[in-house]
RNA sequence: CGAGUCAGCCAGACGAUCGCGCGGGCCGCGGCGCAAGCCGCGCGUCCGUGAGGAAAGUCCGAGCUCCACGACGCAGGGUAGCGGGUAACUCCCGUCCGCCGCGAGGCGAGGAACAGCGCCACAGAGACGAGCCCGGUUCGCCGGGGUGAAACGAGGCAAGCUCUACCCGGAGCAAGGCCGAAUAGGAGGGCGAGGCCGCGGUUCGCCGCGGUGACAGGUGCGUCGCCGAGCCCUCGGGUUGGCCGCAUGAGCCGUCGGGCGACCGGCGGCCCCAGACGGAUGAUCGUCGCCGCGGUUUCGGCCGCGGAACAGAACUCGGCUUACCGGCUGACUCGCCGC
RNA sequence: GGGCCCGUAGCUCAGUGGUAGAGCAGGGGACUCAUAAUCCUUAGGUCGCAGGUUCGAUCCCUGCCGGGCCCA
Numbered sequence: 001c002g003a004g005u006c007a008g009c010c011a012g013a014c015g016a017u018c019g020c021g022c023g024g025g026c027c028g029c030g031g032c033g034c035a036a037g038c039c040g041c042g043c044g045u046c047c048g049u050g051a052g053g054a055a056a057g058u059c060c061g062a063g064c065u066c067c068a069c070g071a072c073g074c075a076g077g078g079u080a081g082c083g084g085g086u087a088a089c090u091c092c093c094g095u096c097c098g099c100c101g102c103g104a105g106g107c108g109a110g111g112a113a114c115a116g117c118g119c120c121a122c123a124g125a126g127a128c129g130a131g132c133c134c135g136g137u138u139c140g141c142c143g144g145g146g147u148g149a150a151a152c153g154a155g156g157c158a159a160g161c162u163c164u165a166c167c168c169g170g171a172g173c174a175a176g177g178c179c180g181a182a183u184a185g186g187a188g189g190g191c192g193a194g195g196c197c198g199c200g201g202u203u204c205g206c207c208g209c210g211g212u213g214a215c216a217g218g219u220g221c222g223u224c225g226c227c228g229a230g231c232c233c234u235c236g237g238g239u240u241g242g243c244c245g246c247a248u249g250a251g252c253c254g255u256c257g258g259g260c261g262a263c264c265g266g267c268g269g270c271c272c273c274a275g276a277c278g279g280a281u282g283a284u285c286g287u288c289g290c291c292g293c294g295g296u297u298u299c300g301g302c303c304g305c306g307g308a309a310c311a312g313a314a315c316u317c318g319g320c321u322u323a324c325c326g327g328c329u330g331a332c333u334c335g336c337c338g339c
Numbered sequence: 340g341g342g343c344c345c346g347u348a349g350c351u352c353a354g355u356g357g358u359a360g361a362g363c364a365g366g367g368g369a370c371u372c373a374u375a376a377u378c379c380u381u382a383g384g385u386c387g388c389a390g391g392u393u394c395g396a397u398c399c400c401u402g403c404c405g406g407g408c409c410c411a
Stems, first nucleotide, its partner, number of pairs: 001335010012288007020050007027042006052310001056321002059319005064172004069225006076168005081095005096110001097108004111163002116161002118157003128153002132145005176244004186235006195212007217227002251270008290307007340410007349363004357394001365381005387403005
């Protein structure tokens, strides 16, 4: 210098004008209140704050919420060398083995085919039941050849069924809770002790309370414990309101220690760091910076034109995968050249 | 925001490890004065894309792409 491997980081900066969401202050208006004040609105003003490394796909794993709760079995799903990390994982780290690469490195669903079933196209004598060609032979067989992915060897295939070991209850924030008449009230069908005892009332039809008992129902199915008076389906109708969940979290930054590493622990700091429900986070201009092309040059530069991706929060995290203009840093490998 | 399903010829669908088919539509021919129907014949496929398992993949597995359905 060229070609490459791995890991990490950035995702233009500053200013001006206009605009949007959220929060707060002030002002104005309205309501309530004796008042202090509280609540709501503002198409008023000021201040603060306002996307990502993937916010994406929804592929895994959790927190959280509901199904009243629990146990066992079946079905179903998942994982798979060995050891570790983690709240957990199909994730991550270390290591063995196999494959690829000259190499740095990369990839791997990598348990079991003497438990059983199944499949093995074409070729080949033969795909597990049989017995081709050549040579040798002690006539038992032995060695070689050919076909094929695999040829007698306990053949190959488990990302075929299956077996072994381990793990998993289901649904999802449109979960769910509160206010409110509001998922109420209604119609049809089906299922369920709409049972028994006692007491009280009674308009003698029944009603209320207490006890007993059950097998409807209870988020895949079944059994049992347990809870227990309603449950399921269809039609049709009403509401398209508000508040919470919902922004402090397995949090971020720095430092020290342990560990090969993933990671863990201690200490200190944090200006808490977006949050709607027609859904904000934008637009224009200027200067500088980056990249490409062209022109010019006194080789320092200067001028002009063009470009700048993928994409965008919606309960929140940990991962994986996918998309992406370019740029920077570190470690390493291979080739060539020079000293 | 969340849950679920599908993708095979122009269209509608079979095929679930061993050379990809059917019906309709399309082209050519026959029959007819002509058209339709009918009969004969024929073309047309990266099986949505990529990777993996396997000797071999439409089929099995994984990841993407596209389309569709549902919810208080």

This is a predicted complex of two RNAs, RNase P RNA and transfer RNA, with 411 nucleotides together. Rfam match: Bacterial RNase P class A. From the family's description: Ribonuclease P (RNase P) is a ubiquitous endoribonuclease, found in archaea, bacteria and eukarya as well as chloroplasts and mitochondria. Its best characterised activity is the generation of mature 5'-ends of tRNAs by cleaving the 5'-leader elements of precursor-tRNAs. Cellular RNase Ps are ribonucleoproteins. RNA from bacterial RNase Ps retains its catalytic activity in the absence of the protein subunit, i.e. it is a ribozyme. Isolated eukaryotic and archaeal RNase P RNA has not been shown to retain its catalytic function, but is still essential for the catalytic activity of the holoenzyme. Although the archaeal and eukaryotic holoenzyme s have a much greater protein content than the bacterial ones, the RNA cores from all the three lineages are homologous -- helices corresponding to P1, P2, P3, P4, and P10/11 are common to all cellular RNase P RNAs. Yet, there is considerable sequence variation, particularly among the eukaryotic RNAs. Identified in Yersinia as Ysr151/RnpB. Rfam classes the family as a ribozyme. The coordinates come from a structure-prediction model, not an experiment, and the mean pLDDT is 75.